[in-house]
Molecule: small-subunit ribosomal RNA
Organism: metagenome
């Protein structure tokens, strides 16, 4: 000294919770010792037992025992009597008081003690004991008698005391050992006591009035002493917002604890006070009581009883029960210290000394000390190598505090002797042995310590945030680890942190908080100079402020705790002197603050009176005809009984355009048509007057939008409620047509608003700049302007400075000053209760249970908007063609099966994994079957390996015969391959794509997305990257507190287009020759082939642009502005797919969830949906004829050709491992002929027969061919998909997969269009800005009913308990009369 906790992040406000101290504590777990303490906070509930209050025979008179020299004497006591029992002990119920605490006061008593004076004379009668009679169970008595005394009467004297005085009143006790004890009176002192006062003493105002002996005063009483302390009369007074009364609660202090420290919280031990003493009342006695172990009475409750009627009070020291987390032994002794009575020995003390129990608290001390690595062993972890536990242990040395025995042994005694309960205790001395002695917590952050293993939002933790849903340092268990020790955690409290109630030392413009707003009572606070006074204020000094405590310094117990001696400072109250700055308070002034008077000025300031016009509706009347009015569009209304328009005239109520302005004016609220009356305020100028007369303002008063209430009155518009149309799922609403209460006037009342500048009020001081409204002054003019300048106001920007910012900023949210109001987390609540106001509605005042851990406030950053602004994209639009209807194919849902493996699911699954399930594939099913296995490695054994044939069986497999003897060798044996046994182990397409690697989809080829350094901001962040212009681009230029860089853009790569140049086979062929035929010769120019170049760069001109980028437009080019196309895919987003391509963690199967094998399945089939193919036809369809490709693939292939067959194809068979041979006839197209708008010579499903092909094997489930059948389909709702150019559209070909299967897939040429005005809208992306209570980010967040209880709060028909007020009644026992 601070730390955690709000949010994606940040400052800030603010609660909350943690780290320390402490304690008369408790609880779990553990326990060696000693010293000193301390020990029923709870039932002030009950209490058996025993004990705590006695002595005195030197006051009396008996009695008894014992001794006698018989005179008596000695002990011992029930009773008279004296002193003490009012002290010491205990508890904390009561009390908010003169109770306590401090400091004063006067009207008082005071036994024993001290001093000093004085006295003590002379009589008297009784009464306990005793005795006898007698009641009663008992407690206890009663009657008769006798008696003592320092008991009790009576005279006497009398310094006293009363009394103005005369006077009156009033004492005493003896006892012996003869000297002292005690007595009696008075005076004094000590000491105790009672009494009065000033201040100090909790919380509540949801407690504001209280009080009749009250308050005063006369006169009786009264007490020890003043007093209404009592009583009669008389006055009406007395307290109280500075908090009376009443209510809760509580002994008070010194100290105690905690704090830097002011302050907060306690008041056990120990001391001082007060108060109880079963509960309530009472006196008595006595020097002191209204008495804890005295009486009387009432009440409960206990006990005894012969039922007549008695007995008791542990809140004394010990015990018990009982409540309660909890709080000890019925112990020793009067030796110390101290009390009470005695002359005195003494006696009695549960005061008090000591002991015992408790780790309950502090304080010491110990459980070993050195050395000892092969870093053993075991246990943990583990990358298996090792770390750790750990010098720890084992060994080896060596002490002995503690501990057991043994000896010896105080001090505490005061005294010369006698006396010590602690106690054979403290101490010392010797002896034995490492010997008798560790543990609780924590280890996610706060907060020192981290690793496995179990558990799987279970069990459980937890002080706060927060931990557990399969890899938990958080739970549990282990090891280690750290923290502290006879302790340690835990709960419970205080105080601290917490400046979070803030004097020290906080806030209120937006977090909680300025009352709507003036006016003003008490209070508070106040301008210049001057004298006096001394209340505040500084100060000297005396006196207090018990003792311990606490500080400092000394000193004792070996140290400490502890204990003793000495001693300061602060601080407080009293008294008493000083000072006189400031503050106050008396005097007597001043004028600078206020104020007044004259002069002017502006004004929706307010009340009342009158008029005014313009518009609206209504009513009459003309004129006029179908409409009007109304909305996004409609309708409901009004109109042919004449509306709406329009023209006159008339009515009526409200409100006052334009002027009209961050322009006036008032406290606010609020105030605008004119024109009188009557009135508040404000500002200007200068002189004059008053002379501190001011400021703020608890209570308290007055105004006080709007709606709202009474009551009369008006009611043109508008208009809550109501009605009706629409709207919508629905529409109690927004829109329309009506329309009541209002709204207006009058007179009251209500007192509230986001009554807001969310910013009380006054004062003064602190840069300006620029507007406006009123005034002065100066300049200047003839005058008005204009110009400076000054005072009032109102506005805007801005410096300091202030602010968490935002923002404020001479009109402060700046710097000060004085005064009020207000605020202390969030909900619960401005709710409930209670009072108060008010017709009412409801205002004003204003809680608590209970609940969360946060609510908030400014800013950031994204994300989002049915916000805005730019801008882009086949996004729309403008076309062109399709889908969605048919029939087929294909995936997918569903269903349905033994099974219909399994993943993919908005775009971004759905001809997708899968580049092709008849077995195989296959994961699935069913039956069959193996169990070290189909695969892999390693040990041992035996066999070459291998191949043939039988038999059983669906098969896998089983069973059986034969053939067969290999290779290397160092001759031991090895290498391969089979076969067989055991164990490690194989093996798994089984789970988790939410443990993962890799790879992929998507936003998106979208222009982004980031960094250093610098500024700027407290900070998150910003700048930069924002801003003009541009661009397909965060491409570029300019600007600019930013410079500068990285990943993306763009180029670089491939490919097409041009050309050059090399090279010509298997490619080409212009010349030249040859042939049916580039075939052959021969060339390589062409075309092509594949290598290497060149070319394009806004390079050039011209406009525009800002002298920039760039963009138009245009020459030249094969090509123009990115020249088509690919490939390339920033940070990152979706816990997006994928464990079933692969790889891998973790967990599950092991004679099965692993493997073989047959057969079925993945091809089912009311249905649903995507994605294609093929069509509905004449731009066609179909016969004949006939042209022109590009890429490609081919040895288990690709086939030419021949030959058969209508065909599919089959047979023979060249070439060709490929610019060579082969597949290979391209199709649309193009000439030509049919077909004539039909279900057709369209359009081809389905079907029937016959065939070919691939294969073990085409039934479930291949393709293909031929004849024959010839089905829906006439261009396809709602709704949707691509396309912007060599593209869409349309035509074929051709390749991988492949044994076979292609309408999919993935590539090749071939014909070859339309249209885009534009960015308003739908979608989706970028930039910038704004609003946000979102951040899991709008698929967000987040309210209200209900349905269910009834924990808490409240409310309730009511019931029940306690507590306190007040009035009545009955009254013990007692004082007094």
């Nucleotide at each position: 000294a601070g730390a955690g906790u709000u949010u994606g992040a940040u400052c800030c406000u603010g609660g909350c919770u943690c780290a320390g101290g402490a304690u008369g504590a408790a609880c779990g777990c553990u326990g060696g010792c000693g010293g000193u303490c301390u020990g029923c906070u709870u039932a002030a509930c009950a209490c058996a037992u025993g004990c705590a209050a006695g002595u005195c025979g030197a006051a009396c008179g008996g009695g008894a025992u014992c001794c006698u020299u018989c005179g008596g004497g000695a002990u011992u006591u029930a009773g008279u009597g004296g002193c003490g029992g009012a002290c010491g002990g205990g508890u904390g119920a009561g009390u908010a008081a003169c109770g306590c605490g401090u400091g004063a006061g006067a009207a008082u008593c005071u036994g024993c003690c001290u001093a000093c004076a004085g006295g003590a004379u002379g009589g008297g009668g009784a009464c306990a004991a005793c005795a006898g009679u007698u009641g009663g169970a008992a407690a206890c008595g009663a009657c008769u008698g006798c008696u003592a005394a320092c008991a009790c009467c009576c005279g006497a004297u009398g310094u006293g005391c009363c009394g103005a005085g005369a006077g009156g009143u009033g004492a005493a006790a003896u006892a012996u050992u003869c000297a002292u004890a005690g007595c009696c009176u008075g005076u004094a002192g000590a000491u105790g006591a009672g009494c009065u006062c000033g201040c100090g003493u909790c919380u509540g105002a949801u407690u504001a009035g209280c009080u009749a002996g009250u308050u005063g005063g006369u006169g009786g009483g009264g007490u020890a002493a003043g007093a209404g302390c009592u009583u009669a009369c008389c006055a009406a007074g007395g307290c109280g917002a500075c908090g009376a009364u009443c209510a809760g609660u509580a002994g008070c202090u010194g100290g105690u604890c905690u704090g830097a420290g002011a302050g907060g919280a306690u008041g056990a031990c120990c001391a001082g006070c007060c108060a109880c003493a079963c509960u309530g009342g009472g006196a008595c006695u006595g020097a002191g009581a209204c008495a804890c172990g005295g009486c009387c009475c009432a009440g409960a409750c206990u006990c005894c009883u012969a039922c007549g009627g008695g007995a008791g009070g542990c809140a004394g020291c010990a015990g018990u029960g009982g409540g309660g987390a909890a709080u000890u032994u019925u112990c020793c002794g009067c030796a110390a210290u101290g009390g009470g009575c005695g002359c005195a020995a003494g006696c009695c003390u549960g005061a008090c000394g000591g002991a015992g129990c408790a780790a309950g608290a502090c304080c010491g001390c110990g459980u070993g000390a050195g050395g000892g690595a092969g870093g053993a062993a075991g246990g943990u972890c583990u990358g298996u190598g090792g770390a750790u536990u750990g010098u720890a242990a084992a060994c080896c040395u060596c002490u002995u505090u503690u501990c057991u025995c043994u000896g010896g042994g105080a001090a505490g005694a005061a005294u010369a002797a006698c006396u010590g309960a602690c106690g054979g205790u403290a101490c010392c001395a010797g002896a034995g042995g490492a010997a008798u002695a560790a543990g609780c917590a924590u280890c996610g952050g706060c907060u020192a310590a981290c690793u496995c293993c179990g558990u799987g939002c279970c069990a459980g933790c937890a002080g706060c945030c927060g931990c557990g849903g399969u890899a938990a340092u958080a739970c549990g268990g282990a090891g280690g680890a750290u923290g502290c020790a006879a302790g340690c955690g835990u709960u419970a409290u205080c105080c601290g942190g917490a400046a979070u109630c803030a004097u020290u030392g906080g806030g209120c413009g937006u977090a909680a908080a300025g009352c709507g707003u003036c006016c003003g009572u008490a209070g508070g606070u106040g301008g210049c100079a001057a004298u006096c006074c001394a209340a505040g204020u500084u100060u000297g000094c005396a006196u207090u402020u018990a003792a311990a405590g606490c500080g400092u310094g000394g000193g004792g117990c070996u140290u400490a705790a502890c204990c003793c001696c000495a001693u300061a400072c602060a601080g407080g109250g009293u008294g008493u002197g000083a000072a006189a700055a400031c503050u106050g308070g008396g005097u007597a002034g001043c004028u600078a603050g206020a104020g007044u008077g004259c002069g002017g000025u502006a004004g929706g300031g307010g009340u009342c009176a009158g008029g005014g016009g313009a518009a609206u509706u209504c009513c009459u009347a003309g004129u006029g005809u179908a409409g009007c009015g109304g909305u996004g569009a409609a309708a409901u209304g009004c109109g042919u009984a004449g509306a709406u328009a329009u023209u006159a005239g008339g009515a009526a109520g409200a409100a006052c355009a334009c002027c009209g302005g961050u322009g006036g004016c008032g406290a606010a609220a609020g105030c605008g048509c004119c024109u009188g009356a009557c009135u508040g305020g404000a500002c200007c100028u200068g002189c004059a007057c008053u002379g501190a007369c001011a400021c703020u303002g608890a209570g308290g008063g007055a105004c006080g939008a709007a709606a709202g209430c009474u009551a009369g009155g008006g009611g043109a518009g508008c208009g809550a409620a109501a009605g009706g149309g629409a709207u919508u799922a629905g529409a109690u609403a927004c829109c329309c047509c009506u329309g009541u209460a209002g709204u207006c006037c009058u007179a009251g009342c209500u007192g509230u608003a986001a009554a807001c500048g969310a910013u009380g009020g006054a004062u003064a001081c602190u840069a300006g700049g620029u507007g406006u409204u009123g005034g002065g002054c100066g300049u200047a003019u003839c005058g008005a302007c204009c110009c400076g300048u000054u005072c009032a106001g109102u506005g805007c920007c801005g410096u300091a400075g202030c602010u968490a910012a935002c923002g404020c900023g001479u009109u402060a949210a700046g710097u000060a000053u004085c005064c009020c109001g207000c605020c202390u987390g969030g909900g619960g609540a401005g709710u409930a209760c209670g009072c108060u106001c008010g017709c009412a509605g409801g205002a004003g005042u204003g809680a608590a249970a209970c609940u969360c851990a946060a609510a908030g406030g400014a800013a950031u950053u994204g994300a989002c908007g049915g916000g805005g602004g730019c801008c882009c994209g086949c996004a729309c639009a403008a076309g062109c063609g399709g889908u969605g209807g048919a029939g087929u194919a294909u995936g997918u849902g569903g269903u349905u099966u033994a099974a219909u493996u399994c993943g993919a699911u908005g775009c971004a699954a759905c001809g997708c994994g899968a580049a092709g399930a008849a077995c195989c594939u296959u994961a699935c099913c069913a039956g069959g079957g193996c169990u070290u296995g189909a695969c892999a490695u390693g040990u041992c054994g035996c066999g070459a390996a291998u191949c043939u044939c039988c038999u059983u069986g669906a098969a896998a497999g089983g069973g059986g015969a034969g053939a067969g003897u290999g290779c290397c060798u160092u001759c031991g044996g090895g290498a391969g391959c089979g076969c067989g046994a055991a164990c490690a182990c194989a093996g798994g397409u089984g789970g988790u794509g939410c443990a993962u690697g890799g790879c992929u989809g998507u936003c998106g080829u979208c222009a982004g997305c980031u960094c250093g350094u610098g500024u700027c901001g407290u900070g998150a962040g910003a700048u930069g990257u924002u801003g003009g212009g541009u661009u397909a681009a965060g491409u570029c230029c300019c600007g600019c507190a930013a410079c500068g860089a990285g990943c993306g853009c763009a180029a670089c790569c491939c490919u097409c287009g041009u050309u050059u140049c090399u090279a010509g086979u298997u490619g080409c062929c212009a010349u030249c020759a040859u042939u049916c035929a580039g075939u052959u010769g021969g060339g390589c120019a062409c075309u092509u082939u594949a290598g290497a170049g060149a070319g394009a760069c806004u390079g050039c001109c011209g406009g525009u642009g800002a002298c920039a980028a760039a963009c138009c437009g245009g020459a030249g080019g094969a090509a123009g502005g990115u020249g088509g196309g690919g490939a390339u895919g920033a940070c990152g987003u979706c816990a997006a797919g994928u464990c079933a391509g692969c790889a891998u963690g973790c967990c599950c199967c092991u004679u099965a969830c692993g493997c073989c094998c047959u057969g079925g399945g993945c091809u089912a089939c009311a249905c649903a949906c995507g994605u294609a193919c093929u069509a509905c036809a004449a731009u066609g369809c179909u016969g004949c004829g006939g042209a022109c490709a590009g890429a490609g693939g081919g040895u288990u292939g690709c086939a030419a050709g021949c030959u058969a067959g209508c065909g599919a194809u089959a047979g023979c068979a060249a070439g060709c491992u490929a610019a060579u041979c082969c597949c290979g006839u391209a199709a649309a197209c193009c000439g030509u002929g049919g077909c004539u708008c039909a279900g057709u010579u369209c359009a081809g499903a389905u079907u029937g027969c016959a065939g070919g092909c691939u294969g073990c094997a085409a039934c479930u489930c291949g393709c293909c061919u031929g004849c024959a059948u010839g089905a829906a389909g006439g261009c396809g709702g709602a709704a949707u998909c691509g396309c912007u150019a060599g593209u869409a559209a349309u035509c074929g070909c051709a390749g991988g997969u492949c044994a076979g299967c292609a309408u999919a897939c993935u590539g090749c040429g071939g014909u070859g269009a339309a249209u885009a005005c534009g960015u308003u809208c739908c979608c989706g992306g970028g930039c910038c800005u704004u609003g946000u209570a979102c951040a899991c980010a709008c698929c967000g967040c987040c309210c209200g009913u209900c349905a269910c209880a009834c924990c808490a709060u409240g409310g309730g028909a009511g019931u029940u308990g306690g507590c306190c007020a007040c009035g009545c009644c009955c009254g013990a026992a007692g004082u007094c009369g």